RNA sequence: GUUGAGCGGUCAUUCCUGUGUAGCAAUGCUCAGGCAUGAAAGCAGCGCAAGGGUGCGUAACACGUGGGCAAUCUGCCGUAAAGUCUGGAAUAACUUGGAGAAAUCAAAGCUAAUACUAGAUAAAAUGGUUGUAGGUAAUCCUGCAAGCAUCAAAGUUGGGGACCGCAAGGCCCGACGCUAUACGAUGAGCCCGCGCCCUAUCAGCUAGUUGGCGGGAUAACAGCCCACCAAGGCUAAGACGGGUAGCUGGUCUGAGAGGACGACCAGCCACACUGGAACUGAGACACGGUCCAGACACCUACGGGUGGCAGCAGUCGAGAAUUUUUCACAAUGGGCGCAAGCCUGAUGGAGCGACGCCGCGUGGGGGAUGAAUGGCUUCGGCCCGUAAACCCCUGUCAUGCGCGAUCAAUUUUUGCAGCCUAACAAGCUGCAAACUGAUAGUAGCGCAAGAGGAAGGGACGGCUAACUCUGUGCCAGCAGCCGCGGUAAUACAGAGGUCCCAAGCGUUGUUCGGAUUCACUGGGCGUAAAGGGUGCGUAGGCGGUCAGCUAAGUUUGGCGUGAAAUCCACGGGCUCAACCCGUGAAUGGCGUCGAAUACUAUCUGGCUCGAGGAUUGGAGAAGGGACUGGAAUUCUCGGUGUAGCAGUGAAAUGCGUAGAUAUCGAGAGGAACACCGGUGGCGAAGGCGGGUCCCUAGACAACUCCUGACGCUGAGGCACGAAAGCUAGGGGAGCAAACAGGAUUAGAUACCCUGGUAGUCCUAGCCUUAAACGGUGCAUGUUUGCUGUGAGCGGAUUCGACCCCGCUCGUGGCGGAGCUAACGCGUUAAACAUGCCGCCUGGGAAAUACGGCCGCAAGGCUAAAACUCAAAGAAAUUGACGGGGGCCUGCACAAGCGGUGGAGUAUGUGUCUCAAUUCGAUACAACGCGAAGAACCUUACCUAGUCUUGACAUGCACGUGGUAGAAGCCUGAAAGGGUAACGAACUCGCAAGGGUAGCGUGCACAGGUGCUGCAUGGCUGUCGUCAGCUCGUGUCGUGAGAUGUUGGGUUAAGUCCCGCAACGAGCGCAACCCCUGUGUCCUGUUGCAAACCGGUUGCAAGACUGGUGCACUCUGGACAGACUGCCUCGCCUCAACGAGGAGGAAGGUGGGGAUGACGUCAAGUCAGUAUGGCCCUUAUGGCUAGGGCUGCACACGUACUACAAUGCCCGGUACAAAUGGAUGCUACACCGCAAGGUUGCGCAAAUCCCAAAAAACUGGGCUCAGUUCAGAUUGUCGGCUGCAACUCGCCGGCAUGAAGCUGGAAUCGCUAGUAAUGGCGCAUCAGCUACGGCGCCGUGAAUACGUUCCCAGGCCUUGUACACACCGCCCGUCACAUCAUGAAAGCCGGUUGUACCCGAAGUCACUGUGCCAACUGCAAAGAGGCAGGUGCCGAAGGUAUGGCAGGUGAUUGGGAUGAAGUCGUAACAAGGUA
Repeated sequence: GUUGAGCGGUCAUUCCUGUGUAGCAAUGCUCAGGCAUGAAAGCAGCGCAAGGGUGCGUAACACGUGGGCAAUCUGCCGUAAAGUCUGGAAUAACUUGGAGAAAUCAAAGCUAAUACUAGAUAAAAUGGUUGUAGGUAAUCCUGCAAGCAUCAAAGUUGGGGACCGCAAGGCCCGACGCUAUACGAUGAGCCCGCGCCCUAUCAGCUAGUUGGCGGGAUAACAGCCCACCAAGGCUAAGACGGGUAGCUGGUCUGAGAGGACGACCAGCCACACUGGAACUGAGACACGGUCCAGACACCUACGGGUGGCAGCAGUCGAGAAUUUUUCACAAUGGGCGCAAGCCUGAUGGAGCGACGCCGCGUGGGGGAUGAAUGGCUUCGGCCCGUAAACCCCUGUCAUGCGCGAUCAAUUUUUGCAGCCUAACAAGCUGCAAACUGAUAGUAGCGCAAGAGGAAGGGACGGCUAACUCUGUGCCAGCAGCCGCGGUAAUACAGAGGUCCCAAGCGUUGUUCGGAUUCACUGGGCGUAAAGGGUGCGUAGGCGGUCAGCUAAGUUUGGCGUGAAAUCCACGGGCUCAACCCGUGAAUGGCGUCGAAUACUAUCUGGCUCGAGGAUUGGAGAAGGGACUGGAAUUCUCGGUGUAGCAGUGAAAUGCGUAGAUAUCGAGAGGAACACCGGUGGCGAAGGCGGGUCCCUAGACAACUCCUGACGCUGAGGCACGAAAGCUAGGGGAGCAAACAGGAUUAGAUACCCUGGUAGUCCUAGCCUUAAACGGUGCAUGUUUGCUGUGAGCGGAUUCGACCCCGCUCGUGGCGGAGCUAACGCGUUAAACAUGCCGCCUGGGAAAUACGGCCGCAAGGCUAAAACUCAAAGAAAUUGACGGGGGCCUGCACAAGCGGUGGAGUAUGUGUCUCAAUUCGAUACAACGCGAAGAACCUUACCUAGUCUUGACAUGCACGUGGUAGAAGCCUGAAAGGGUAACGAACUCGCAAGGGUAGCGUGCACAGGUGCUGCAUGGCUGUCGUCAGCUCGUGUCGUGAGAUGUUGGGUUAAGUCCCGCAACGAGCGCAACCCCUGUGUCCUGUUGCAAACCGGUUGCAAGACUGGUGCACUCUGGACAGACUGCCUCGCCUCAACGAGGAGGAAGGUGGGGAUGACGUCAAGUCAGUAUGGCCCUUAUGGCUAGGGCUGCACACGUACUACAAUGCCCGGUACAAAUGGAUGCUACACCGCAAGGUUGCGCAAAUCCCAAAAAACUGGGCUCAGUUCAGAUUGUCGGCUGCAACUCGCCGGCAUGAAGCUGGAAUCGCUAGUAAUGGCGCAUCAGCUACGGCGCCGUGAAUACGUUCCCAGGCCUUGUACACACCGCCCGUCACAUCAUGAAAGCCGGUUGUACCCGAAGUCACUGUGCCAACUGCAAAGAGGCAGGUGCCGAAGGUAUGGCAGGUGAUUGGGAUGAAGUCGUAACAAGGUA
C1' cells in the first nucleotide's frame, strides 16, 4: 500500500420485515432483524529486500571476462503427482476503572479467524542399515529394491438434478487458497584462472598469522568461530605501507597503436544523519522498520519525548554555475485483490534554460544621376555600391480566424458461436457492440493581410583569411607565442572599409591531437641530455650443430560465450534532418574439442667449429716480498781560500769576516731512479720504469691430443680503485698547501722572490671520489685498402743470420664504401647485424633540500619540489676582435731638419658672466671651422617703439579711379602716424561715359634662420688614392656559404706572370685630361732685337729712336718624344719582374694636379637652397632705434713676433713669377718727417698702372748687454674710409719700452726643387682687426742602417662564450625590494598503531529459587517456555605512549627575480698567471 471472496466487532446511510407507542387514519417516533453501500481502527495474509536516489567508502574476487559448486538456497510463477482428517486453548478490537503534559503505558473482563496449537495419516521427502547397476582423479556421486525412524495442512466463494437432513447443510461440479514432494524457470550465495591507477625518498610483512586434528556455526565450503598440535605463510614477477579512485558496456580524441575520461542510457557494487547490533522474513543485517551510543534540530508541564529529502518538487548555505513546491495514471511497468478497482513524484507529459544537436526565417527579381550622409584622396577621383531610394513579385516563420488528430489495445459488461460438464452455471476460445486521452484545442490542415514584426559577434603585424585615416606619444594600453607603444603605430583607442562565422559569436577552463617531445608501431647516448671508474659473478634474459619424443608457445578448423544500447553498413518511419525502428556486420578477448609440427620450448641420444683443458716455446716498467747499487740534492767534520753569494723584469727580504759562495777529502741520511726510452711493452681499470733472487697471475704463438655447448651478458651482491684527506706508529734529504717576510700594485689576503709546517715516504686500517677520457659498455659475426711498429711462427735464401715473402695476436698513421646535424669515424667503426646491461627526455633552482644507507670526520650514494626563464646547447659559416702567428705597406718608427708645449700678441673654442653675449661644428674627421672679412647694415640675439592680407607671391569679391604718385608741414630716436599743395598712364568710344593698371577694404592666404639631419633629397667629411668590392655560368657543400679573389713569384697596385674546378665579366688600379720639363713646325702684336740701313745725343763705351726682320727669347697652337724598346746579369721558368748600363732633355707610374670603388660612422648640414610632418598667425611674422655677437677669474687649440751676431741698424746695388685694375689701378710733378694730400698722363690693358720684389750681394756701425735684441702696453699728436670709428676700425709721427736669454711631461710637419727661409699677388671688401685663406716666384739643405718597437692599413692563418661586433661579453660579494622554499625552541588540529580502563544495545552460552492458557497426568507434578541474573565478544568514550602527513613559528640558510647602486675584473683572444 492493498485485500470485507481470511476474521470479529463499531459507525453512518438507502431499502425491506417485524415489535412497541402516539394518532380515527394517513403518518411520525423507538427498538429488533435482514440486504446493500460507504467510513475509521484492529486481528490476519501478501507487499514493504522491487522501483527511485547518491558515489561516502572500497585497490577488493569490488568490477570485467571465462569457468566451477560432486559445497548451496530460492516467496510469487509453470509442469507432474499425493493430500486437505479429528480436536483444543487464547488474544487484539471492544468495555470498565487507572497513570502520564504528551508520546504512550499497564490492569481486569468479553470475542473471531486462512492467527496459535495437540493428535491422526505419510505416496513423496529426510536420516540410518542391507543388497545391486552405472559413473568419477577423489573424499564420493547418480539410480533401483527391501525394511526401520521422523515430519503436514485452512479455509473462502459460485452453482446444482437425483439422494439425506426441520434447517443450516451434507453430497456433487467448479474457482481462489492451504500442506508435503519432484522437476523447471527466475533470482541469489560461495569458490577459482586472467585482467585492473601512482609511489621503493614504503623493503621487509604476518600470532587466527599458515597448516593439521576435533568440534561449533551456516542454505552452503572455509580459521568463518573455538580448543589442542606444528611453525609455518607472503615478498623485487613489488609483499607490507602511503596516496588517489566506485567498476564496466562505453564516451572524446587519434591514420592507427595509443592517450584521457566513466555525465545521460544500460549491467554490477556500495551507501541511506555518524558508528554498532540483531529481529522478522523466501529474500535485509532493511533509504521513508526496530534497539543502543553520538552529533545536530524540534516539542516539553523539565519528569520525559520526537526526527532523519544521497525519493519528486521546493528552501537555505557554499559556489563561476545547474530548473516547476506543474498535469495524469490515458499509455508502459510494479504491488494487492476472484474481480471491479485502489495505490504508484516508477513512468507518461507539460513548464524553465540558445546548455547541446538538427531544421527554417529575417525576403526574391529588376534598378546608375553610379543620389546623399560617411570614409579615403596623388584633389583628378575612389570606396561603401545594385547597396539604398524606386518598380515588379513571393508568402516560410510569427499574427488573426476556422477545422482538428495518431498514440486505444486490453480489462469489464452485454449478445452470439464452440469446447468443458450428467446438466446448468462458471471457466476457456472466437466474433460483434459499448466504455476509457494527462499531453491538447497541441501537432497538422484551411483562409486572410502585408516586405510588413525578426542580425549579431569576433577578427584584420606574422602564425592566419582580412588596411587605411584620426587620436595618443614606453603614457594610456594590447598580448596565445614572437612582440607592439619613446610624434608619421596596418599591433593601443575610435572611425570607415574588409575578412570569418551566423541565432549565434568570442573568452576562460579541460581532454586528445599536432608531439616520432617516453619512440610496441616509432627515438637516442664521441662533441647537443645520456656508457655505470673497473672487473668477478647471483637471479633473469639470450644461446652452436644432427636426430628422436611430447605438443606448452605457434598455426589452423568446429562449438560455446562475448547482455542490450552505442559505433558501422543496408533498409524503413517522422515533409527533410537531428531523432527513432528493423536487419546485418563487428565485438582484438576467454573457454572447449580436434588437426599440424617448420620455428621456439621440455625430455632423450649424438657431434665438434663456440668454450675449456693438456704439451712445447719465447716476450713483457703485470703484482707481492727480501736484498742490493751508483749519480745528484742537503747536512756534518776537516783542508785550501776571500768578499761577496743568492735572487729578479728590476730589486729587496735571506746567507756571509763568528769566514759564506767556490774547491778538495771523509762521513750521515732520505727520496727518486738520467742515458737506454720508442704514438715501444704489460695490466680489467686505477696504474707500472736502477739491479738480483724467491713467490704469484694473465695474454700470445706452434703442433697434435682430450672434454663435449660446459657459452654471452649481467639487476641486486662482492672485490679492486689516482691524488688529496683521516686514525695509530715510524721516517723526513728534496719539494711544498697553511703561515711569515720581501717585492709588484690604486689595492695584491695573488702571479715573482727568500724561508717554511702539515703532507709527500714506510707499516696497519679507513675514505671511494676524478676531464676515473678513446669524453666511445661488454660479447659475437660480416664488410675494399695502403703504410709503420712490438711478439711469435712459417717460406725462400744462406755456412748461419739480416734483408725479402706469408700467417696469427697486439699497437699506430692515412684513407674507400657506408654512417654522421656537421666535425669526423672508417676491419681497434661512430659501417652492417644479433644478444644482454647501464643511462637520457628544455635551461636554472640542483647533483641541492628532506628522508634513508655508508663513514671517525671530511664527506659519499640515492635524489625531489615550489619558483623562474624562452631559451640553454651542439657543429659549422661569414665577419669583427686578440696584451695570437706569418707576410707586406705608409714621414708609422728609426736617421735628420724645423717647430708646438714656456713669453707677448692675434684668432677660434670651452667655462664663467650677461637683458642678450644668436645659431651650428665638438676624438682622429670641432676649435684662423660655416665666416672670401659683425662699427650701422649684415643679424638670426636682447631692450624699447611700432604694423597686422602684412616687406614679398597668386586668386576672388566689393569700392575708388582727381586715382596712382607726391614736394612741403606737424609729431617722433627712427619706423610709424597725421595732414597735404601739386598731379599722371593704358584701352573702347565722336562725346558723355565705361573698362584696365594702380590704390583701399575683406576673404583665401603670405611669412617663420621656429622644431625634427634619428622622417628626407642634395652636397660634404672620414677610413683612403688604401687596393680593394662584387657578379654571371660552372663546380663543391643538406645549408649558411665556398671556389673564382687562395697558392708560388712580382708590383705603387686584385699590377703582371705561372699554377689551379674554374671560365669569364663589372666597379676600382693604371691609362686617356690639365700644368710642368726637351725638340720640331706654325704664329709675330702690345712680345723680341742678332745682323743691316738711318736719326738724336755723348769724348767714348753706350743710350734713345725710325726702318727692315721673326734668327733668338717669349706668347699659344699642332706634333714628336719614353715603350723595360736595346745590352748584361739575377730569379726553379725562353714568364712576369728586379739590378746595372748605353743612348737621351727626361728612365722605369719623369714631377705635380684633377680623378675618391662596394661600403662604414642613424658622421655633418632642416641656418645655403629644396623638402614630409609638427608648431606660431595683432606673432615664433614685418619694420625701426639702441645694445649684443668684441663682455673676462681661468683652460685649451691654431698662428704671428721674438728671445738675437748665420743677427740687428744705416747706406749702396742685382734678379722674379703669378695676379688685379673703370664708383677701378693711377704715372710724372709738388706739399708733408710719415700716414697721406694736391694734381691728373696713361690704361677696359703681352702696350698703361699697382710695382719697390725681398732675402742674397756690397760698404759701414753695433760686440754679448734684457742690449742699437725684442716689441707688448700706455700717453699724445695726426691721417684715411665711412651718415657715423664711444662701446668697437686701420695707418702714421713722437714718447713709453712689459714678458721673453730657446722653453717640463708631452707632441707636430717634412724624403727634393721637398723642408727651412725670403718676399710678391689675389678673393672677400666703403674701411678693416689678414699675423687667416688661396696662389706665385727667389735662395735652398740634411737624413733614411733598417722594420725590433709605437700608430694606421692590406693579405693569409689561428682562437673566440663577441655579432650594437673588445668602447664587446661577463663573474662574485655587498646594499635595497619582492617571491617561493629548507632548518628551527615550540605550538595546533588530523590520521593511524600498541597497551590498558570503562562498557550501551544485542546474539550466543550458562543460570533461572520468580512466573506461565494449550500437551501428559485424577492430583502432586512433568514436558516446554518467559522475566530476571551471570559470562565471552562488543560501538562510542577515557588514559598512556609511538608512527605518518599537514598547518603555523621569533630567528636563520641558501635560491630566484628586479632600465640605469657599490667593490673589484674571475671567465671568453695566449683574456693579459692557458
Model confidence (mean pLDDT): 84 of 100. Small-subunit ribosomal RNA from a metagenome, 1474 nucleotides, folded computationally.